RNA sequence: CUUUUAUCAAGAGCGGUGGAGGAAACUGGUCCUAUGAGCCCGCGGCAACCAUUUAUAAGCUGAUUGCUUUAUAAAAAGGUGCCCAAUCCAGCAGACACGAUGUCUGAAAGAUAAAAG
Numbered sequence: 001c002u003u004u005u006a007u008c009a010a011g012a013g014c015g016g017u018g019g020a021g022g023a024a025a026c027u028g029g030u031c032c033u034a035u036g037a038g039c040c041c042g043c044g045g046c047a048a049c050c051a052u053u054u055a056u057a058a059g060c061u062g063a064u065u066g067c068u069u070u071a072u073a074a075a076a077a078g079g080u081g082c083c084c085a086a087u088c089c090a091g092c093a094g095a096c097a098c099g100a101u102g103u104c105u106g107a108a109a110g111a112u113a114a115a116a117g
Base pairs, nucleotide, nucleotide: 001117002116003115004114005113006112007111008110013043014042015041016040021032022031023030026091027090028089029088044083045082046081049079050078052075053074054073055072056071057070058069059067060066087109092106093105094104095103096102097101
C1' cells in the first nucleotide's frame, strides 16, 4: 500500500514547546483559534478491537481427567487506538412528508482494529 471482516450519535485534558491557521482531501455550511489553535513532547485519562485470565454452554476424545475449536459473560490492562463538536453536517442513490426544506435508509470516501497478501 491492497483485499476481507467488524465498529464509528457513548467515553476521556492538563502542562511544555511553538507561532498560524485548523477541523483527511475538494465544494458549501458550521465550528475551534493570538484568552495561542493544529502539529510535536511529557504526564494523566477513556474505551475494550486483538492478545491474556476465569466461568458457563456447545464441540473433539472410547471415556473422567483432558484438548482449547466456537459462542456468551466477567476481570485486568500487555499490543494498538483515542481524548471540541455524530466520521462536525451535507455532497451520490432511494423512500416518505413537502413551501424553502426536513426525516430515514443505503452507497461512496475516511478513521480504527484484526486477519491475509